[in-house]
RNA sequence: GGACUCGUAGCUCAGUUGGUAGAGCGCCCGGUUUACAUCCGGAAGGUCACAGGUUCAAGUCCUGUCGGGUCCA
Numbered sequence: 001g002g003a004c005u006c007g008u009a010g011c012u013c014a015g016u017u018g019g020u021a022g023a024g025c026g027c028c029c030g031g032u033u034u035a036c037a038u039c040c041g042g043a044a045g046g047u048c049a050c051a052g053g054u055u056c057a058a059g060u061c062c063u064g065u066c067g068g069g070u071c072c073a
Stems, first nucleotide, its partner, number of pairs: 001072007010025004019056001028042004049065005
């Protein structure tokens, strides 16, 4: 330098064909307990890496940039 792939909640990851952004764990609050843990209920938490484009509508499609990984030279 080139090819492919990944980037979504604090962490690990879903999100299929463009149509309301989600799960588990964690944090917080409440219940249960003498108390803690377990268990049960609830809430908070997101510029979907960044910028632009297409579209009535983009996490998803297109282009560029940045970062991680694999391979080739």
Overview: Transfer RNA from an uncultured bacterium, 73 nucleotides, folded computationally. It matches the Rfam family "tRNA". It is annotated as a transfer RNA. It was read from a public genome assembly.